RNAcentral holds the sequence, with entries from Rfam. Predicted 3D model of a 73-nucleotide RNA (transfer RNA) from Vicugna pacos. Its mean pLDDT, the model's own confidence on a scale to 100, is 81. The source organism's lineage runs through Eukaryota, Opisthokonta, Mammalia, Boreoeutheria and Vicugna.

RNA sequence: GAGGGUGUAGCUCAAGCGGUAGAGUGCAUGCCUAGCGUGCAUGAGGUCCUGGGUUCAAUCCCCGGUACCUUCA
Repeated sequence: GAGGGUGUAGCUCAAGCGGUAGAGUGCAUGCCUAGCGUGCAUGAGGUCCUGGGUUCAAUCCCCGGUACCUUCA
């Protein structure tokens, strides 16, 4: 320098092929216990990497940028 891939909750990761998204774990509250732990229930937490375009509507489609991984040179 060229090609490919990945950026989604605090962390690890799904889903969705256009109609504002979930799990596990963590966190908060309650229950349970003599107490702690475990367990159960509920809740909070997301500008879906970023800028622009298309569209009534974009996390999703198109273009650029950026970080990381990888292959080639």

About this RNA
Its Rfam family is "tRNA". By type it is a transfer RNA.